The RNA shown here (SAM riboswitch aptamer (S box leader)) has 115 nucleotides and comes from Flavobacterium sp. TAB 87. The prediction has a mean pLDDT of 79. It matches the Rfam family "SAM riboswitch aptamer (S box leader)". Rfam describes the family as follows. The SAM riboswitch is found upstream of a number of genes which code for proteins involved in methionine or cysteine biosynthesis in Gram-positive bacteria. The organism belongs to Flavobacterium, within Bacteria.
[in-house]
RNA sequence: AAGUUAUCACGAAAGGCGGAGGGAAAGACCCGAUGAAACCUUAGCAACCCUUUACUAUAAAGAAGGUGCUACAUUCUACUUUAAACUGGUACUCAGUACAAAAGAUAGAUAACAU
Numbered sequence: 001a002a003g004u005u006a007u008c009a010c011g012a013a014a015g016g017c018g019g020a021g022g023g024a025a026a027g028a029c030c031c032g033a034u035g036a037a038a039c040c041u042u043a044g045c046a047a048c049c050c051u052u053u054a055c056u057a058u059a060a061a062g063a064a065g066g067u068g069c070u071a072c073a074u075u076c077u078a079c080u081u082u083a084a085a086c087u088g089g090u091a092c093u094c095a096g097u098a099c100a101a102a103a104g105a106u107a108g109a110u111a112a113c114a115u
Stems, first nucleotide, its partner, number of pairs: 001115001003113006013042004021031003026077003043070003048066002050062005074107001079104004085097004089092001
């Protein structure tokens, strides 16, 4: 770096250093000199790998270790389907536009596996 599978609910920050950006991506919106990103230290959250117990599946408990995470927040819009309603015609099982809401896709994040 491309791939497969699972999840994307909840939760959890102080200090140092640094000095203008950051929240993935377009727009909106938001954070930022009352100090952004990156990096370091300590602390914490969670429970994917992991540990223990009972075990067919699986369930319960735990947190030493490997990752991850600790603004809002996978924010909203933008794509597809369903679809109130509207417009048009050759009047139908038609064409087009499309509110709200829901589901999904794309994209992305994390873990495990394998190349």